[in-house]
This is a predicted structure of an 84-nucleotide RNA (transfer RNA) from a Verrucomicrobiia bacterium. Lineage of the source: Bacteria > Pseudomonadati > Verrucomicrobiota > Verrucomicrobiia. It matches the Rfam family "tRNA". Gene Ontology term of the family: triplet codon-amino acid adaptor activity.
RNA sequence: GCCACCGUGGCGGAAUCGGUAGACGUCGCGGACUUAAAAUCCGUUGCCCGUGAGGGCGUGCCGGUUCGAGUCCGGCCGGUGGCA
Numbered sequence: 001g002c003c004a005c006c007g008u009g010g011c012g013g014a015a016u017c018g019g020u021a022g023a024c025g026u027c028g029c030g031g032a033c034u035u036a037a038a039a040u041c042c043g044u045u046g047c048c049c050g051u052g053a054g055g056g057c058g059u060g061c062c063g064g065u066u067c068g069a070g071u072c073c074g075g076c077c078g079g080u081g082g083c084a
Base pairs, nucleotide, nucleotide: 001083002082003081004080005079006078007077010026011025012024019067028044029043030042031041032040046057047056048055049054060076061075062074063073064072
């Protein structure tokens, strides 16, 4: 230099057919159980605004297509592998 794949919560990771973003697990927090703890079980957990009902933003970054984009297209950044 060329080619392929990948980039989503605190972490792992799903959504691949364009149609509720964050399933499931883990960490954290709250609770139950216990003399106390561990283990186990239940609930909760992206960010911002709002007393609240609710609203806005959010899939590496910037654009594009579309009624609608994590998903498709272009450029860029980063990682992994292959070729030279």